[in-house]
């Protein structure tokens, strides 16, 4: 210096916060989809469930 393992700790899962749970990662995990390669279009605040906040659509008062 490099590779592997263990322990502790931390981080990530397409835009915010919290709880529960699952998976992944240790400078990695991760950085959505379709068409086109000049660009245009589409879904969703979740990995999943629940709550809050924000946004969009419809109805009622």
């Nucleotide at each position: 210096a490099u590779g592997g393992g263990u322990u502790g700790c931390g981080g990530g899962g397409a835009u915010g916060g919290g709880g529960u749970u699952c998976c992944c990662c240790g400078g990695a995990a991760g950085c959505g989809c379709c068409a086109u390669u000049g660009u245009g279009g589409c879904u969703g605040a979740u990995g999943a469930c629940c709550c809050c906040u924000g946004c969009a659509a419809g109805a009622u008062g």
Fluoride riboswitch aptamer (crcB RNA motif) from an Acetobacteraceae bacterium, 61 nucleotides, folded computationally. The organism belongs to Acetobacteraceae, within Bacteria. Its mean pLDDT, the model's own confidence on a scale to 100, is 78.